[in-house]
Molecule: SAM riboswitch aptamer (S box leader)
Organism: Actinomycetota bacterium
Parts: sequence; C1' cells; structure tokens
RNA sequence: UCCACAUCGAGAGAGGCUGAGGGAACCGGCCCUUUGAAGCCUCGGCAACCUGCCGACUCUGCUUUUUGCAGAGGGGGCGUGGUGCCAAUCCCGGCCGUUCCGCCCACUGCGGUUCGGAGGAUGUCGA
Repeated sequence: UCCACAUCGAGAGAGGCUGAGGGAACCGGCCCUUUGAAGCCUCGGCAACCUGCCGACUCUGCUUUUUGCAGAGGGGGCGUGGUGCCAAUCCCGGCCGUUCCGCCCACUGCGGUUCGGAGGAUGUCGA
C1' cells in the first nucleotide's frame, strides 16, 4: 500500500519544549486556538480490537455407578502485554441511491428530512 471483516451518538488531560495554525484532502458552513494551534517528550487516563488470566454454564470422552479425570466451547469479569484513543456524531454538509414533507399548474427543478452506499479513521486476518 492492497483485500476481507468489525466498529465509529459512549468514554478519557496535565506538565515541559516550541510558536501559528488546527478540525484527513478540496469546497461550503460551523467551531477550537497567543488564557498557546499542530508537532515532539514525560506522566496520567479511557477503552476492550488482538493477547493474557479468572470463570457461571454447556457439550464430548474415560470411569460399573458415585466420586473423579481429560478435551472442546463459553455469557461474563479483570486489565498483564500489543495497538488505538483522550473538543464538538467520523464536528456538519457535498457525490450516488432512497423515505417522507414543503414550494410549484407541474416536473427531469428548489429547500428540508430518513436510511443506505461511496469516502475516512481504528483494529484484526491475509497478500
């Protein structure tokens, strides 16, 4: 970088260095920012994707039965390790399809709205 899958209305910030932008890219809106943006470092936290541990319970096999043993799965719990994340729904919209409402004599039109896709982010598997 690409493929597939899952999730994206919850959650969680202080200090130091630095010094003007930032909210992915472009456009529009809105917002954050010299009471210090982005970036880097330190510490802290959130979360539970992968991993580790515990485990109600279920199934299978062995055992004459009880007892017991072994294996597989496992709601859930804890957070060791690997990531990730710590303003605002992925800040909102745009492009494609779709639901409903309004404007309009009407509509291939305009405005709004619902859901999905596309796009993006993160994780995991694979190349």